Model confidence (mean pLDDT): 86 of 100. Predicted 3D model of a 477-nucleotide part of an RNA (small-subunit ribosomal RNA, 3' major domain) from Selenomonas sp. It matches the Rfam family "Bacterial small subunit ribosomal RNA". Gene Ontology terms of the family: structural constituent of ribosome and ribosome. It was read from a public genome assembly. The source organism's lineage runs through Bacteria, Bacillati, Selenomonadales, Selenomonadaceae and Selenomonas.

Context: one part of a larger RNA
RNA sequence: UGACGGGGGCCCGCACAAGCGGUGGAGUAUGUGGUUUAAUUCGACGCAACGCGAAGAACCUUACCAGGGCUUGACAUUGAGUGAAAGGGCUAGAGAUAGCUCCCUCUCUUCGGAGACACGAAAACAGGUGGUGCAUGGCUGUCGUCAGCUCGUGUCGUGAGAUGUUGGGUUAAGUCCCGCAACGAGCGCAACCCCUAUCUUUUGUUGCCAGCACGUAAUGGUGGGAACUCAAAAGAGACUGCCGCGGACAACGCGGAGGAAGGCGGGGAUGACGUCAAGUCAUCAUGCCCCUUAUGUCCUGGGCUACACACGUACUACAAUGGGAUGGACAGAGAGCAGCGAAGCCGCGAGGCCAAGCGAACCCCAUAAACCAUCCCUCAGUUCGGAUUGCAGGCUGCAACUCGCCUGCAUGAAGUUGGAAUCGCUAGUAAUCGCUGGUCAGCAUACAGCGGUGAAUACGUUCCCGGGCCUUGUACA
Numbered sequence: 001u002g003a004c005g006g007g008g009g010c011c012c013g014c015a016c017a018a019g020c021g022g023u024g025g026a027g028u029a030u031g032u033g034g035u036u037u038a039a040u041u042c043g044a045c046g047c048a049a050c051g052c053g054a055a056g057a058a059c060c061u062u063a064c065c066a067g068g069g070c071u072u073g074a075c076a077u078u079g080a081g082u083g084a085a086a087g088g089g090c091u092a093g094a095g096a097u098a099g100c101u102c103c104c105u106c107u108c109u110u111c112g113g114a115g116a117c118a119c120g121a122a123a124a125c126a127g128g129u130g131g132u133g134c135a136u137g138g139c140u141g142u143c144g145u146c147a148g149c150u151c152g153u154g155u156c157g158u159g160a161g162a163u164g165u166u167g168g169g170u171u172a173a174g175u176c177c178c179g180c181a182a183c184g185a186g187c188g189c190a191a192c193c194c195c196u197a198u199c200u201u202u203u204g205u206u207g208c209c210a211g212c213a214c215g216u217a218a219u220g221g222u223g224g225g226a227a228c229u230c231a232a233a234a235g236a237g238a239c240u241g242c243c244g245c246g247g248a249c250a251a252c253g254c255g256g257a258g259g260a261a262g263g264c265g266g267g268g269a270u271g272a273c274g275u276c277a278a279g280u281c282a283u284c285a286u287g288c289c290c291c292u293u294a295u296g297u298c299c300u301g302g303g304c305u306a307c308a309c310a311c312g313u314a315c316u317a318c319a320a321u322g323g324g325a326u327g328g329a330c331a332g333a334g335a336g337c338a339g340c341g342a343a344g345c346c347g348c349g350a351g352g353c354c355a356a357g358c359g360a361a362c363c364c365c366a367u368a369a370a371c372c373a374u375c376c377c378u379c380a381g382u383u384c385g386g387a388u389u390g391c392a393g394g395c396u397g398c399a400a401c402u403c404g405c406c407u408g409c410a411u412g413a414a415g416u417u418g419g420a421a422u423c424g425c426u427a428g429u430a431a432u433c434g435c436u437g438g439u440c441a442g443c444a445u446a447c448a449g450c451g452g453u454g455a456a457u458a459c460g461u462u463c464c465c466g467g468g469c470c471u472u473g474u475a476c477a
Stems, first nucleotide, its partner, number of pairs: 001477002003474003007471007015461002019425005026316008034307002042053002064302007073125001077124002081119003087102006106115003127291002130289003136285002138280003141276001143274001148187006154163003167178003193268004198236007208225002212223003239262001242256005318418001322377007334365001336363001339358002344353003384415001389410007431453007
């Protein structure tokens, strides 16, 4: 100087407390361990691994296994030499591949040749998701959006170092004020950026319709309008600016006015010096080591989907604040041409037929659902719950047996609120309800977004956990 203490002081955080809803019990989905297996590819392991890499394993993907093939190779550069190559068909084969056959003869040209492409001897070499993340770069997680981490000069100390950065107040903040052997500065904080809440101006089509007309069974449908909503673009607005009180005449705090918004208005992006030999050699890059008729490469099939069991994360429930039936209402954000696909018709339905419109403020996906009204159910393993299974179908795709999703009929399991324990959340939040997107041929209870409805509680900081500052002890570094 640090680190540590079941030392002290001060302070903060959904840390506790106060509340609301869960997990832990059930069924299922999914990840993991274990076991099994020819293989169940690999990585990730307290928080910070376990719906994680994977924004989507039937083939492909694929890295694994079995079998069948290739050996200058699936891919790159050089390459004597040869030629168009490709493509279609037939045969053998699981296919890779092999044989036969049809078709055909690239571009430029000074006519010497050159270029692209393909075949190709020999050789250099290729190739490796093989190892090492404890050899590395890059990227990332975490402490933590915590308020800290340092430097120059000066001063003090023999020195390691200290001071500044401590102290008195204050703040979300090393934020600011005051003091002070310090005076300044840098990286962080804050602000500058984006979204959102109010208003103004500009511009009105594909968006809008107040007033004026026309028209319809009805509809901004038409003329028209530029008010309103909205769409962007540019601005305004919030600064403790104003008033009062407290405070040290400071910083600042408390209350009030005005205001759409008030003391950081709400949210996002943004992550200091560093810590964990944290994670990643399987994104990529890369040193060294290793393989080279194989640890490379092609193909078919299988596996990654196994199942006594254990754990994590979710979904659906156990019902009446509910379930069912019929009718009725209101979003936001987004996607669309190898795409979204209306209307009409067929089908109980999944879906099909035909096909308009739309590269989209125009058309379409697209009926939002919870909600409201009426009716039924009356507390039951039920008109709760939907697992499982049988049959019949639909869709995608070369192909749904292993191993996809959906529909109809039938079946109707566990489950009556969950032990010890444990998690999230302080406001448009929790809870609850649906919608969209990426991935994607197909496949979402996951993920990323979007809006609808919309609470309860916080006395307080003794205690648990984590953190910041000062101080103290130490046989630790």